This is a predicted structure of a 1609-nucleotide part of an RNA (large-subunit ribosomal RNA, half A) from Candidatus Thiovulum stygium.
The organism belongs to Thiovulum, within Bacteria.
The prediction has a mean pLDDT of 83.

Context: one part of a larger RNA
RNA sequence: GCUAAUGGUGGAUGCCUUGGCUGAUAGAGGCGAUGAAGGACGUGCUAGACUGCGAUAAGAUUUGACGAGCUGUCAAGAAGCUUUGACUCAAAUAUUUCCGAAUGGGGCAACCCUUUAUACACCUUCGGGUGAGCCAACCUUGUGAAGUGAAACAUCUCAGUAACAAGAGGAAUAGAAAUCAAAUGAGAUUCUCCUAGUAGUGGCGAACGAACGGGGAUCAGGGCUGUAUGAUUUAGCAUUUUGUUUAAUUGAAACAGUUGGAAAGCUGUGCCAAAGAGAGUGAUAGUCUCGUAGAUAAAAAACAACUUGUAGAACUAAGCAUACGAAUGAGUAGGUCGGGACAUGUGUAAUCCUGAUUGAAUAUGGGGGAACCAUCCUCCAACCCUAAAUACUACUAUCAGACCGAUAGCGAACAAGUACUGUGAAGGAAAGGUGAAAAGAACCCCUGAAGGGGAGUGAAAUAGAACCUGAAACCAUUAGCCAACAAUCAUUCGAAGCCCUUUAUAUGGGUGACGGACUGCCUUUUGCAUAAUGAACCUGCGAGUUGUGGUGUCUGGCAAGGUUAAGUAAUACGUAGCCGGAGCGAAAGCGAGUUCUAAUAGAGCGAUUAGUCAGAUGCUGCAGACCCGAAACUGAAUGAUCUAUCCAUGAGCAAGUUGAAGCAUGUGUAAAAGCGUGUGGAGGACUGCACGGGUACCCAUUGAAACGGGUUCCGAUGACUUGUGGAUAGGGGUGAAAGGUCAACCAAAUUCAGUGAUAGCUGGUUCUCUCCGAAAUAUAUUUAGGUAUAGCCUCGAAAAUUAGCUUGAAGGGGUAGAGCACUAAAUGGGCUAGGGCUGCUCGCCGCGGUACCAAACCCAAUUAAACUCCGAAUACUUCAAGUGCAAUUUCGGGAGUCAGGCGGUGGGUGAUAAAAUCCGUCGUCAAAAGGGGAACAUCCCAGACUACCAACUAAGGUCCCAAAGUUCUAUCUCAGUGGAAAAGGAUGUAAUAUUGCUUUGACAAUUAGGAGGUUGGCUUAGAAGCAGCCAUCCUUUAAAGAAAGCGUAACAGCUCACUAAUCUAGCGAUAAUGCGCCGAAAACGAAACGGGGCUAAGAUAGACACCGAAGUUGUAGAUUUGAAAAUUUAUUUUCAAGUGGUAGGAGAGCGUUCCAAGUUCAGUGAAGAUACACCGGUGAGGAGUAUUGGAGAGCUUGGAAGUGAGCAUGCAGGUAUGAGUAACGAUAAAACGGGUGAGAAUCCCGUUCGCCGUAAACCCAAGGUUUCCUACACGAUGCUCGUCAUUGUAGGGUUAGUCUGGUCCUAAGCCGAGUCCGAAAGGGGUAGGCGAUGGCAAAUCGAUUAAUAUUUCGAUACCAAUUUUUAAGCGUGAUGAAGGGACGCAUAGGGCUAUGCGAGGCUAGUGAUGGAAUACUAGUUCGAACUAUAUAGGAUAAGAGAAUUGGCAAAUCCGUCUCCUUUUCUGAUAUAUUACAGGCUCUGGAAGUUCUUCGGAAUGGAUAGAGAAUCGCUGAUGUCGUCGUGCCAAGAAAAUCUUCUAAGCAUAUUAAAAGUUGCCAGUACCGUAAACCGACACAGGUGGGUGAGAUGAAUAUUCUCAGGCGCGC
Repeated sequence: GCUAAUGGUGGAUGCCUUGGCUGAUAGAGGCGAUGAAGGACGUGCUAGACUGCGAUAAGAUUUGACGAGCUGUCAAGAAGCUUUGACUCAAAUAUUUCCGAAUGGGGCAACCCUUUAUACACCUUCGGGUGAGCCAACCUUGUGAAGUGAAACAUCUCAGUAACAAGAGGAAUAGAAAUCAAAUGAGAUUCUCCUAGUAGUGGCGAACGAACGGGGAUCAGGGCUGUAUGAUUUAGCAUUUUGUUUAAUUGAAACAGUUGGAAAGCUGUGCCAAAGAGAGUGAUAGUCUCGUAGAUAAAAAACAACUUGUAGAACUAAGCAUACGAAUGAGUAGGUCGGGACAUGUGUAAUCCUGAUUGAAUAUGGGGGAACCAUCCUCCAACCCUAAAUACUACUAUCAGACCGAUAGCGAACAAGUACUGUGAAGGAAAGGUGAAAAGAACCCCUGAAGGGGAGUGAAAUAGAACCUGAAACCAUUAGCCAACAAUCAUUCGAAGCCCUUUAUAUGGGUGACGGACUGCCUUUUGCAUAAUGAACCUGCGAGUUGUGGUGUCUGGCAAGGUUAAGUAAUACGUAGCCGGAGCGAAAGCGAGUUCUAAUAGAGCGAUUAGUCAGAUGCUGCAGACCCGAAACUGAAUGAUCUAUCCAUGAGCAAGUUGAAGCAUGUGUAAAAGCGUGUGGAGGACUGCACGGGUACCCAUUGAAACGGGUUCCGAUGACUUGUGGAUAGGGGUGAAAGGUCAACCAAAUUCAGUGAUAGCUGGUUCUCUCCGAAAUAUAUUUAGGUAUAGCCUCGAAAAUUAGCUUGAAGGGGUAGAGCACUAAAUGGGCUAGGGCUGCUCGCCGCGGUACCAAACCCAAUUAAACUCCGAAUACUUCAAGUGCAAUUUCGGGAGUCAGGCGGUGGGUGAUAAAAUCCGUCGUCAAAAGGGGAACAUCCCAGACUACCAACUAAGGUCCCAAAGUUCUAUCUCAGUGGAAAAGGAUGUAAUAUUGCUUUGACAAUUAGGAGGUUGGCUUAGAAGCAGCCAUCCUUUAAAGAAAGCGUAACAGCUCACUAAUCUAGCGAUAAUGCGCCGAAAACGAAACGGGGCUAAGAUAGACACCGAAGUUGUAGAUUUGAAAAUUUAUUUUCAAGUGGUAGGAGAGCGUUCCAAGUUCAGUGAAGAUACACCGGUGAGGAGUAUUGGAGAGCUUGGAAGUGAGCAUGCAGGUAUGAGUAACGAUAAAACGGGUGAGAAUCCCGUUCGCCGUAAACCCAAGGUUUCCUACACGAUGCUCGUCAUUGUAGGGUUAGUCUGGUCCUAAGCCGAGUCCGAAAGGGGUAGGCGAUGGCAAAUCGAUUAAUAUUUCGAUACCAAUUUUUAAGCGUGAUGAAGGGACGCAUAGGGCUAUGCGAGGCUAGUGAUGGAAUACUAGUUCGAACUAUAUAGGAUAAGAGAAUUGGCAAAUCCGUCUCCUUUUCUGAUAUAUUACAGGCUCUGGAAGUUCUUCGGAAUGGAUAGAGAAUCGCUGAUGUCGUCGUGCCAAGAAAAUCUUCUAAGCAUAUUAAAAGUUGCCAGUACCGUAAACCGACACAGGUGGGUGAGAUGAAUAUUCUCAGGCGCGC
């Protein structure tokens, strides 16, 4: 690793159902100021949840029913009730807290205040009455979208829909013709079936869409004037009877045996039935229980119908008939303009409604009849009411289902609109099953527990509470075989060894050394192993449906006919209607014909017969229409606890620096100016903490943190920062402006709705087999990745032998090629016009030359897709013959395809580039497997129905890998060429051709010569063969250049050509050819034969064998089509040809759930689960057996569908992997000892150590809401541990006249009687009210608890109201008047205090060995409010008098005026008292508790006693102080309070003393944090106050007090 077995995990499957879903039939169709719906809080012997109820609280009373038990459920126990009738059921009463329309006032719903209140509106006979608010759908009305469709979009559509708003009822609306109709008539409305998808409307697009008339349901008509007469009618009321509803009663008939834990099963024998519906009972019950059919019943309440009366006393409302007389709806109808409704979009547009503006007639009149007019017909507007037929179901009762059965069915079978999320609107789960009965496991053992093992119960405990069955993923254990040199889409074919034997002893099972072959699935594509998409795995769920219209096919009924719809008394009726039976024409119209036409001609369209209804099925229109998926648009709501700006009211800013104006003074000037000194204290001034910000870098970036940390940096008296309360809202706000921000992701928030928006786009779309089988093209397209028609496919029907192929014949052509005659291009030469240049002449002509250009013409040689004097092969058309198993055509149903790719060939574009691109043509892939090509969709061979350990071949091969030749013949190649490449190069080699030299001796080699005139002349400094120029002769010779090279300054020198000799037989040159060589450098690694390797196993030409495929053949079988035959008539046999397949068409089947009928199985064991080597079939599948399981299930024939999954970044659950990995959240730090305990790094105690100390200490506010304290516990929570805890369980804890808030006041703002505005909803806003962040009466110290204290206690105070007494004494008195309250910023100096320090005092302690003790060290030295007195100071008014056009009236008050003199008010703080209170320190120390070795020790601290208490310095940002000064931006309101009077009152009032009273809410605890806001016990955020010492300017910095911590590995 594979296999088997046994387990765990998990919760599928099966079975079940308490719950849902859908409908039917009835009822009811409302509740509410007599307080609703809905809630809050309570209520029990009770802690919680549900149910019930309401302080009379799981209930009280009365009446009726019932008749033995009961006290609701989870859910037991305790304690009780009941034949004197409980409990339960029904009817009627009583009670019914608080909120809520909410209604005395207020308010942050369930609370507060005042004290009893008809809150408000309307009506009123003034007694009172009514309204409001809630509620599912239906209904009427007002306002009124958008997505969408039109393949865009604007009229149009969606749609008068959604939504919002108002209102009504059990129904609503409508309604008794100023209506239709059509020449006949009908006779209110509503609903329905037809008419009819017709007439029409319509960018005449998309779409919209009647009516008349006919068939039905149901039917109903009335009212509004006066007088008189008459009969009496209806309703109400009373009464009689009946019925219905709300409790109930009665109600037939079975036993035995047997299996079993249990009988209702089985066996046997009965019985009942107006009852064999259903449910239950230990498995399946007519006869066991409840029931069922049938038969009965009401004290009380309600409803319906009926009888009678209404008279002789009394009573309400309305109506009827007759007679007479009268009456008939005016700013109306209509017109004009603008809109809207009518099917009808302004149109020829009638009709209806009306915003504006006009404006009749009066029955001798008026409206309508689709412009309008006439005639005719019909009706009578401008007033009102009206049942039924129709719509709906939140609710009550009963019943039903080819509806679901726990991922289903409602979101919810369970304490579900719950838990949870969000500021909010709103969003919104998961979660069923022991057993017949708890008989729910006594007792024992292990253990701290948890858990387990025995025992016991039970039919069963692998039914043990994590409980029926118990699948898979996943995780283990045991056993067999295999496995650590091996290259692996994990299988398949072959195969040794080992092990084994329950569908089997055989063609058996398991394993599998070794060998061969082989690149997953899906989707999308020209093409995917692709390194293109999707899926971690398993289980469950998950996508062509339904209605209606059209059309085709099949089946069935009837048939020139077929058939009903609505409806009703429903096996039937219903003929209204529809289709067909006749067509033609624009129509009138005619009619087997008709139209065109003058036509009888001719032509077009018809006629010579099959339909219709129903069911099934294919496709299609309209609907969401196969499923999932947008970004968006629109409507109505919810949000400013974040953030932006603003409003109101509060708060904050250590310390230091600079030194503006002004002023003073000096100087100076005629006066000024100016200058100096001082004072002064300005500033969007400077440095720099708190505070605010966020510059740079680093870290972090699955963070400590969904924006932070470290260091650094900017502002820091200002356009500053901040708290509390409030305002502005989505095409809107706000914005010192960044498209920033508006509750963590704003170029238009969030939530719900329209909504299943739309998606020519992407993805997905589930069982099997059989037959056939494409396309990637044309045309059109706001079209190009879409669609339509055609082409190509399929199925059905019909039709000829029509198609195709071969051969022959007949055709036209202008391509390939060729050519240059045309057109055009183009080379050389000739000839020669013309032109240029030039000579002569030059005034003009003119005459010449030409190495210049050159037409035309001639010769030679050429080019062309848009040249042709020519011109094929093929192809195409027609005809004929032959062949022709299917290839053709037509009609009809269904499609798919419109991205193509590569290869050959003919071309275009491009560069005769591209695996480029565009055409024609053929092939292949696509949609095709097999063999070859190393591998390789497209190339070569070849088209797979199945099986075979048979044969022959194709392409291609035959040395080994690796099947087959180390085969044969003849050549070539030496380069590993073969087994990559060019120009170019080379005496490679083989063979061919031409040509030259050569025995008179070639080529090569060796030896020798290579001379003289001459250093030729010129030039030159020189030039001698060899710088250069000119000439390049002659001589001697076998031969030797006035020199082919090297060389020198020039010479010289060395070679060569040339010659001789020696040697000896071939030696050169050129051309074309075969095979080779060089040219030849790349990126991971031999890597350019497939490898080994090869001198053939390479190449050329040939020969003979062999191998080689799913081809062909052979044997056996399956199946399709056709033909034939046979019979048993739906099968068999034979023959022939077939059977690859994507999109797609056609056919035949398997399985799942449910229904009907029939039939069968089952506790002697159903379904489900697990295993198996079984069956036959092509397959989807189906049996059987064993184990498990413990109650239902199958088969046959039909029927109906929520009917089949592997994939949709699918949905839900479970489980893996990563991985025992990262991490364990500030690097302020721990160590040891003791204790407890089952267990200690982590808990407690102790001793050291470390950290903070303008905090990491303490106190408030917000927010939280019990976290506080104690005991017990450790399963979870705590990032480890845990004996601990902010965890769990239980108990306890918050005490106020003075603190905070309310009972007082007002700000911003909010609400708002009347009132104004507005389709509605609603929006403003006066009076008035609410509303703190501000104003406003009063307390301190000490002690005390486990947990509270300015709250309790002790002591000492104060405030308000009130009572009494005393005194004063005439005024008093407000919602009115006045004062006051009452206010900015900056800043200087002074007084004082808090605080701190020092000295002295007191207490305790202290020295190695000697002294020092008047020394040193440590601690302490504190002490309130209140009352009285006084003060540093500050302010400027106080007192008296008179008058009055002011203060809305009045005033003795204020204001104004006069006089007078100096007083009046305020005030920190100090002192005294409070207080020989208390606290603190020291000494002694009771009770109690714990331990004990019984001797005592520890703890504890009641209580008693004693004790010092002075002075100095410093000194604030506190206080005097709401002060002073300066400045400009000019700095709340109201009440408390004081005074005054008005009305009123006539005893109030004031003062003192004494007494009494003093309500409601908060109060625990955390509070820079582990308790708040951040999902967390989170390095973040969070307003105010206090905040010591040393250093220092300082609240900076560093170190330390008090106090708190060491950051939960």

Rfam family: Bacterial large subunit ribosomal RNA.